[in-house]
Order: sequence, then structure tokens, then C1' cells
RNA sequence: CGUUGUAGCUCAGUUGGAAGAGCGUUUGCCUCCUAAGCGAAAGGUCGCAGGUUCGAUCCCUGCCAGCGG
Repeated sequence: CGUUGUAGCUCAGUUGGAAGAGCGUUUGCCUCCUAAGCGAAAGGUCGCAGGUUCGAUCCCUGCCAGCGG
């Protein structure tokens, strides 16, 4: 200097209108039981602190951490 930071893990998401997927976890159905299959649910201060805005995951500033130079 560049880049990344979003669910337990891997990652989407955006002309700014307020967050999703897969896997995992729990649970229901099914089964003699388990697995598989099908359905449902829980789980997020969107790295931290400010700013702009009616409104910020998104724009601006600083800081922190990882990666690269």
C1' cells in the first nucleotide's frame, strides 16, 4: 500500500429501505432401532468506534485482526 472481516463452519448479499444459502445443531414424520430421505425450528450488536442520512451490511473517517506486497 492492497485485500478480507456477515449464523457454530464455508460463503452470498447491496442505485442505502434493515439479512440469506449450503453444511452443522435441535426437533417432527418415516423405521423394530439407527442411518438415509422429507419437513420445521433455533442461532446474527453484519470486526470495533464515530460521521453522513428520515433510514447504513452497503457511503465516509479512525482503529483492531487475518492474508498478500
This is a predicted structure of a 69-nucleotide RNA (transfer RNA) from uncultured Luminiphilus sp. RNAcentral holds the sequence, with entries from MGnify. It matches the Rfam family "tRNA". It is annotated as a transfer RNA.